About this RNA:
A computed fold for a 475-nucleotide part of an RNA from an uncultured bacterium, annotated as small-subunit ribosomal RNA, 3' major domain. The RNAcentral record of the full RNA draws on ENA and SILVA. It matches the Rfam family "Bacterial small subunit ribosomal RNA".
Context: one part of a larger RNA
RNA sequence: UGACGGGGGCCCGCACAAGCGGUGGAGUAUGUGGUUUAAUUCGAUGCAACGCGAAGAACCUUACCAGGACUUGACAUGUCGCGAAUCCAGUGGAAACACAGGAGUGCCUUCGGGAGCGCGAACACAGGUGGUGCAUGGCUGUCGUCAGCUCGUGUCGUGAGAUGUCGGGUUAAGUCCCGCAACGAGCGCAACCCUCGUGUUUAGUUGCCAUCAUUAAGUUGGGCACUCUAAACAGACUGCCGGUGACAAACCGGAGGAAGGUGGGGAUGACGUCAAGUCAGCAUGCCCCUUACGUCCUGGGCUACACACGUACUACAAUGGUAGGGACAGAGGGCAGCCAACUCGCGAGAGAGAGCUAAUCCCGUAAACCCUGCCUCAGUUCAGAUUGCAGGCUGCAACUCGCCUGCAUGAAGGCGGAAUCGCUAGUAGUCGCAGGUCAGCAUACUGCGGUGAAUCCGUUCCCGGGCCUUGUACA
Repeated sequence: UGACGGGGGCCCGCACAAGCGGUGGAGUAUGUGGUUUAAUUCGAUGCAACGCGAAGAACCUUACCAGGACUUGACAUGUCGCGAAUCCAGUGGAAACACAGGAGUGCCUUCGGGAGCGCGAACACAGGUGGUGCAUGGCUGUCGUCAGCUCGUGUCGUGAGAUGUCGGGUUAAGUCCCGCAACGAGCGCAACCCUCGUGUUUAGUUGCCAUCAUUAAGUUGGGCACUCUAAACAGACUGCCGGUGACAAACCGGAGGAAGGUGGGGAUGACGUCAAGUCAGCAUGCCCCUUACGUCCUGGGCUACACACGUACUACAAUGGUAGGGACAGAGGGCAGCCAACUCGCGAGAGAGAGCUAAUCCCGUAAACCCUGCCUCAGUUCAGAUUGCAGGCUGCAACUCGCCUGCAUGAAGGCGGAAUCGCUAGUAGUCGCAGGUCAGCAUACUGCGGUGAAUCCGUUCCCGGGCCUUGUACA
C1' cells in the first nucleotide's frame, strides 16, 4: 500500500421487510448430468453452464458411427497436353462413381494464338470443425451504469509511499458548495444521441371527414378544419415564490404547466478482476495427420432411457367450463411472396382466381372483455397426457424422426415438504397478436399492444456494493 475480520461509523441496491404472482408436487416441452450405444459429434459447469452457441438436427445442416469409393484431391495459384462449352440418353450400383454411345463445333484474333469452361499428367502444394483459449488477436460475460481509477507540477517522507482523492454539508453520482499544502488535469458521472409524452409551422396521398351533395360503404365529387403521417422548431432551467440551511451547495412546500426537479424508456460499461469464455464464427504462433485426422456418397446417429437437476407450457376449476350473439389494438411481414371474393369439405385444407413491389391489396375474425342460456362442486360438461382409426400439408423422401385436422380413447392432477425466484407503475399479474429462423416444424426467442393491481412502517437481520477508520503472525 492492499486484502481480510462472526471490528467500528456513515450510506446504497426488490438486499431484507411489507405485498402480489410463481418454482419445488402432476403431465408434457426443452436443455443438462448420468447411463446406454457402432455413434448417441463438439463446446458452455456457482453467481456469470443447463429453451446456452443452435434466429429452428427427416436428407442437407453434420463436425459423430457403419459401409461403399477417391488420392494434386470438394476448393486456390502455377506448368504441360488434349478437347469448344454444353446437351441427350444407356448398363451396373444404395448413391458416390465406374464403363461405353450420340448430338454439338461457339467468342476474340496480328491466323502464331488467346479468353472462358471441361478432361488428363507430374510436381510445388491444397485440405484438417485435429491439439493447445495456460502461446495469441479480435469479440464477449462478470463485479456494475457500481462511483470510482489515475496523471503533471508542488509539498512531506531515508524509502515503499503520502498529499491531492481528506474534513463539514449535499447529491443518483469524486454531483456541487465551503474548509484545507496543495494547485490543476485526464478516463469515468452528467450532458450532447434515439424514442415516448405537449404545442406550433410546413405538407395533404394511399391517410382524414366538420360543413354541402352523393353512396350499400369516405363510395364518389369536394375540402385539408380535425385525426393521422413525418420533418423542422418551441418547451423544463430549481427559471419564479415561500420556508430550512452557513449570506453556500442543496433540500422541503407552492404557483404556472402536457410534463418538475435525472419527466419515462433505450443506447452508452472508466482503471481493472476472474491464466473467466471462445483455436467449432473469423484470424493466428507452435505441434500433429498427408492413399488420411483430407474428400465424396448411402444409411444410421445427434430424437436412446432404471434415474437426477434446471428452464418453461398446460392444469388441478364456478373470479370457471361450454354454446350462441356483440365490441375495441399496436407493431410487423409480403413477388420463387402475401393471398381477397366465390365454390367444395365437419375440419386441417383443396379448387378457382382478383388485388398488391404495399398509409392503396393481402396476412387479418385480436383475445381477455360485454350480453344471454346450460353445467352446480363431481376426478365432473374440470383437466387434457396416452393410444386406435380415418384424413390434410410441406418436401426426392415424414419408418427410425415433422406439423395439422376429425372421430374415438380420457392418464396423472384436489394448489404442491424442506427450500427457493421475479416484481416498486402503465410495473407485477393476466390476454392475445406479429416477426426472425424457416420447404415444413415454436410451449423457445425478440418485439407489440389490450386489461391492469397490492405494498414500501422501516434499515435490527440475510446477500452484494461504496467511503472513512481500526486490528492483523496474510501478500